[in-house]
Context: one part of a larger RNA
RNA sequence: CGAAGGAUACUUGAGGGGUGCCGCUCUUAGUACGAGAGGACCGGAGCGACCGGACCUAUAGUAAACCAGUUGUCAUACCAAUGGCACGGCUGGGUAGCUACGUCCGGAAAGGAUAAGCGCUGAAAGCAUCUAAGCACGAAGCCUGCCUCAAGAUUAGGUAUCCCUGAUUGCGCAAGCAGUCCUAAAGACUCCCAGAAGAUGACUGGGUUGAUAGGCUCCAGAUGUAAGCAUAGUAAUAUGUUCAGUCGAGGAGUACUAAUAAGUCGUGAGG
Numbered sequence: 001c002g003a004a005g006g007a008u009a010c011u012u013g014a015g016g017g018g019u020g021c022c023g024c025u026c027u028u029a030g031u032a033c034g035a036g037a038g039g040a041c042c043g044g045a046g047c048g049a050c051c052g053g054a055c056c057u058a059u060a061g062u063a064a065a066c067c068a069g070u071u072g073u074c075a076u077a078c079c080a081a082u083g084g085c086a087c088g089g090c091u092g093g094g095u096a097g098c099u100a101c102g103u104c105c106g107g108a109a110a111g112g113a114u115a116a117g118c119g120c121u122g123a124a125a126g127c128a129u130c131u132a133a134g135c136a137c138g139a140a141g142c143c144u145g146c147c148u149c150a151a152g153a154u155u156a157g158g159u160a161u162c163c164c165u166g167a168u169u170g171c172g173c174a175a176g177c178a179g180u181c182c183u184a185a186a187g188a189c190u191c192c193c194a195g196a197a198g199a200u201g202a203c204u205g206g207g208u209u210g211a212u213a214g215g216c217u218c219c220a221g222a223u224g225u226a227a228g229c230a231u232a233g234u235a236a237u238a239u240g241u242u243c244a245g246u247c248g249a250g251g252a253g254u255a256c257u258a259a260u261a262a263g264u265c266g267u268g269a270g271g
Stems, first nucleotide, its partner, number of pairs: 001152001005163007015149004022048006033038001050107006059100004066093005071086006110144003117137001119135002164270001166181006182268001187265004191207005212258003215254005221247003228241005
C1' cells in the first nucleotide's frame, strides 16, 4: 500500500515446514520344523539406547554481595559494634531465575493408493498362462494421520460485536472539482508503571472506575541463635534472653509512593 466504510476479537486452512530411528528380554514355545544338534514365522507384554520437545516438584549445578564464619590491615577518638580494601579477600551454606547430570512426554497406532513380489478368474492360443478385459493382497517408502506456520491463498476467505445518519458556497449541462462552517465516533497511537516479552522496534499486563511496579504487613524459603544486657569464669569463652537476628528475585494482602496531566491520528453511512 492492497484486501470496495472504519474498528476489535475469534477463526477456516489452500499451501509450506517438522516428525519418521534402533536394540534387548519375557511370552507364544523348547511348540512348528529337524534323526539329532539346534530352533522359528505370526501375535502379545515389558525394558532400554539414541534423537527431539517441554519443564524445575524432587536430585544436582550456578546464584558478583542473601546469611554466617574467619585472616591481615585501615577507618569511625578508645572498648564494643560496624564499614572499606585484599581474586566476591578466603571459607561454609543458599531462595527465585537460568539449567542438566534431572523429571515428564514424543518417534506411533490407524486408514488410502502403490513398488518389487505373491495370487484369483481368464482368453488371444479348445491346453497353459497373475493380464490382454476384470478382481484380491503387498514396504521404514507415497498420500492422509500427529506437531507447527499460515488469507499478499491479489481466488486477499469466514463468524461475532462495536462506531459514524450535519449545514452550505463557487464552477460545471452533467459526472464531478474546489472551498467554508459545524462535527471528530468506535478504535489506535504517543506518554507513563511494569513483565517468566525483549539488543532496539515488537509482544503481553496495567494506568486511580487501579493491585502494574516499589514500599509496608503477613507467609513461604535461606542462614543458623544478632546486638545489648545479665550470669559463670583470672581469661579465651560459655550460657540465658533467642528455632534468635538478618534477608535479592517467591505467594498473599494493603493505594502509602509512582502509573498525573495531556496530546496525535482516525470522520460524518461508505465505487
This is a predicted structure of a 271-nucleotide part of an RNA (large-subunit ribosomal RNA, domain VI) from a Chlorobiota bacterium.
Rfam family: Bacterial large subunit ribosomal RNA.
The organism belongs to Chlorobiota, within Bacteria.